[in-house]
Context: one part of a larger RNA
Molecule: small-subunit ribosomal RNA, 3' major domain
Organism: metagenome
RNA sequence: UGACGGGGCCCCGCACAAGCAGUGGAUCAUGUGGUUUAAUUCGACGAUACACGAAGAACCUUACCAGAACUUGACAUCCAGAGAAUGCUGUAGAAGUACAGCAGUGCCCGCAAGGGAAUUCUGAGACAGGUGGUGCAUGGUUGUCGUCGGCUCGUGUCGUGAGAUGUUGGGUUAAGUCCCGCAACGAGCGCAACCCUCGUGCUGUGUUACUACAUUCAGUUGAGUACUCUCAGCAGACUGCCCGUGAAAAGCGGGAGGAAGGUGGGGACGACGUCAAAUCAUCAUGCCCCUUACGUUCUGGGCUACACACAUGAUACAAUGGUCGGUACAAUGGGCAGCCAACUCGCAAGAGGGAGCUAAUCUCAAAAAACCGAUCUCAGUUCAGAUUGAAGGCUGCAACUCGCCUUCAUGAAGUUGGAAUUGCUAGUAAACGCAGAUCAGAAUGCUGUGUUGAAUACGUUCCCGGGCCUUGUACA
Numbered sequence: 001u002g003a004c005g006g007g008g009c010c011c012c013g014c015a016c017a018a019g020c021a022g023u024g025g026a027u028c029a030u031g032u033g034g035u036u037u038a039a040u041u042c043g044a045c046g047a048u049a050c051a052c053g054a055a056g057a058a059c060c061u062u063a064c065c066a067g068a069a070c071u072u073g074a075c076a077u078c079c080a081g082a083g084a085a086u087g088c089u090g091u092a093g094a095a096g097u098a099c100a101g102c103a104g105u106g107c108c109c110g111c112a113a114g115g116g117a118a119u120u121c122u123g124a125g126a127c128a129g130g131u132g133g134u135g136c137a138u139g140g141u142u143g144u145c146g147u148c149g150g151c152u153c154g155u156g157u158c159g160u161g162a163g164a165u166g167u168u169g170g171g172u173u174a175a176g177u178c179c180c181g182c183a184a185c186g187a188g189c190g191c192a193a194c195c196c197u198c199g200u201g202c203u204g205u206g207u208u209a210c211u212a213c214a215u216u217c218a219g220u221u222g223a224g225u226a227c228u229c230u231c232a233g234c235a236g237a238c239u240g241c242c243c244g245u246g247a248a249a250a251g252c253g254g255g256a257g258g259a260a261g262g263u264g265g266g267g268a269c270g271a272c273g274u275c276a277a278a279u280c281a282u283c284a285u286g287c288c289c290c291u292u293a294c295g296u297u298c299u300g301g302g303c304u305a306c307a308c309a310c311a312u313g314a315u316a317c318a319a320u321g322g323u324c325g326g327u328a329c330a331a332u333g334g335g336c337a338g339c340c341a342a343c344u345c346g347c348a349a350g351a352g353g354g355a356g357c358u359a360a361u362c363u364c365a366a367a368a369a370a371c372c373g374a375u376c377u378c379a380g381u382u383c384a385g386a387u388u389g390a391a392g393g394c395u396g397c398a399a400c401u402c403g404c405c406u407u408c409a410u411g412a413a414g415u416u417g418g419a420a421u422u423g424c425u426a427g428u429a430a431a432c433g434c435a436g437a438u439c440a441g442a443a444u445g446c447u448g449u450g451u452u453g454a455a456u457a458c459g460u461u462c463c464c465g466g467g468c469c470u471u472g473u474a475c476a
Stems, first nucleotide, its partner, number of pairs: 001476002003473003007470002010467004015460002019424005026315008034306002042053002064301007073127001077126002079123005086103007107116003129290002132288003138284002140279003143275001145273001150189006156165003169180003195267004200235005206229001209225003213222002238261001241255005317417001321376006333364003338357002343352003383414001388409007430452007
């Protein structure tokens, strides 16, 4: 100087407390461990691994296993020789592939011969190739402490020196934020602001949007750009004003005006560093290793196994509910190898059909909970829906291993969950649906979006984490 203390002082955080909803019990989904296996590819492991890489494993993906094959190779550059490229057919085979046959001549230079570009085959070797090893050789990227308020430097001063001072102190703040004081005076990286978005108004813009006027079944048509909306610009909030308080300070408490008030809400943004943290399997890369194989092609299988254990979720256990009927209100988004209307068929999944739309025009599209009416009357039930049987539908060469959906039948556990434990302070929690990425098909996951919409916070004694100062130390 740090680090540590079941030392002290002060302070903060959904850290506790006060509340609400959960997890831990049941069934299922997904991940992991373990076990099994020819293989169950690999990585991630307290917080900071475990619906994580994976925004989607039937083939492909795919890295794993078995078998069948290739050896200048699936891919790149160079050399020589031959053929244009390319398309089609047959035989064998699980396919890769092997063999055989047919058609076929283009572009540039050139009168022609020939040469060149692109492409295919054969041959030779230089080389290719490796998701093989090392994240403890690395770059880059990322997690975490932590959006915590810190981390440093120049000059000066003090100290023999390591170092100190500044950065401590008195107030204050979300903040090393600001003020005052002070052997310090300044400065840098952080804080804040500048950026995006939501909330108010004004100006401009009016089609595909909107409708005060007319018209119509209908924003349908005329007319219009007032209103809503759209997307550009501008204004607006600064403790600016008033009162109190405070040290004539910074600030704090209250008030006015205002759409908004003291950081207005949300986002992006992550200092010096810590964990030899994670990643050689995104990529790049040193070294080591393989080179008729640890490379490459293909078929089939596996990654989906199942006594069990853990983690993250979904659905429930019902009457604030279930079922049936009626009826209302969104926002974000997507769409041409696409979204798919009307209409018809089917109980339905879906099929037929073909209009419109490269979209403020057409379409996905029905929002759901809510509300109104009827019924069920506390039961393992008209709760719950696992499991299983049968019949169908869709995608796709192909749903056996191993997809999703529909209908009929079946109708398991489950009556609110031990110790323990998680999230959340407001348009939040909780509840409800909708959309999108990935994607042929395949979400209870993820990322967004709106609808309904709470309770509680006395307080900082205690638990956890963190910050400043101080003290002790046989630790570095």